[in-house]
Record summary: A computed fold for a 109-nucleotide RNA from Oceaniradius stylonematis, annotated as Guanidine-I riboswitch aptamer. Rfam family: Guanidine-I riboswitch aptamer. About the family: This family represents a conserved RNA structure found upstream of the ykkC and yxkD genes in Bacillus subtilis and related genes in other bacteria. Rfam links the family to the GO term regulation of gene expression. The model forms 100% of the base pairs in the Rfam consensus.
RNA sequence: GCAGCGGGUGCCUAGGGUUCCGAUCCUCUUUUUUUGAAGGGUGCAGGUCCGAGAGGUACCAUCCGGCCGGUGAAGGUCGGAAACACGGCGGGGCAAAAUCCCGGGAGAU
Numbered sequence: 001g002c003a004g005c006g007g008g009u010g011c012c013u014a015g016g017g018u019u020c021c022g023a024u025c026c027u028c029u030u031u032u033u034u035u036g037a038a039g040g041g042u043g044c045a046g047g048u049c050c051g052a053g054a055g056g057u058a059c060c061a062u063c064c065g066g067c068c069g070g071u072g073a074a075g076g077u078c079g080g081a082a083a084c085a086c087g088g089c090g091g092g093g094c095a096a097a098a099u100c101c102c103g104g105g106a107g108a109u
Base pairs, nucleotide, nucleotide: 007060008059009058010057011056012055015050016049020047021046022044023042024041025040026039027038029036062081063080064079065078066077067076068075084104086107090102091101092100
């Protein structure tokens, strides 16, 4: 200087919005009042929902070693490894948004 690698799934969390439910406010209708019906606004420390490569956890796959198994292998079982990770603009997206997806991308180191 050039090139390349860092698997997958579930559950959850930080975070995210507003279809649905709930909450709350307004309008209107009814009524003595309360209640109820309809329409609209508000994301509201709520429920549902979305949700991390660089958050958590479990499992699967992978690799290494011991033992069992057997001609050999397949297979079984136990233990271990799996490091590091700054990051736009823009676009996509279910109702919508996002630390979601493009993306361990561009770029930086």

It was read from a public genome assembly, where an Rfam model found it. Its mean pLDDT, the model's own confidence on a scale to 100, is 79.